[in-house]
This record gives sequence, C1' cells and structure tokens, in this order.
RNA sequence: GGGAUAGUGGUCUAGUGGUAUGAUUCCUUCUUAGGGUGGAGGAGGUCCGGGGUUCAAUUCCCCGCUGUCCCC
Repeated sequence: GGGAUAGUGGUCUAGUGGUAUGAUUCCUUCUUAGGGUGGAGGAGGUCCGGGGUUCAAUUCCCCGCUGUCCCC
C1' cells in the first nucleotide's frame, strides 16, 4: 500500500428499515440467626463519528476513526 471483517448500557451479547433483546454488574426488597444461593422490583444505551437515501436508519449507501485477520 491492497483486501476482508467487526464497533450496540460499566462488561459481554441479540436484532438487519418501524424509537434495541438477554445475561452480567449496581441499587432496593423478600427469604436466613447471619452470610451465601434463590425470588421480586428498579437503575444503566447520542446503537464509533460525519454525510446521503427514505415518511421513518442500529439496519441500506459514501467518507473517516479504531480493533482483528489475510496479502504484499
């Protein structure tokens, strides 16, 4: 230098046009003599940045940034 692939709550992750799913974490609470385990409720997301298409974009297109892999 060329190509492929990925970026989503603190962490991990599903979603492939109609305002984002689950796990974990944290807080409160129930259970216990107390703790752990378990149950219930709650908190936490500018979906990497900018632009375009569309009535509507996490999703499609373009440019850029970052990570990983391959070629040279």
The RNA shown here (transfer RNA) has 72 nucleotides and comes from Chrysochromulina tobinii. Rfam family: tRNA. Rfam's curators write: Transfer RNA (tRNA) molecules are approximately 80 nucleotides in length. The family's RNA type in Rfam is transfer RNA. The source organism's lineage runs through Eukaryota, Haptista, Haptophyta, Chrysochromulinaceae and Chrysochromulina. RNAcentral holds the sequence, with entries from Rfam.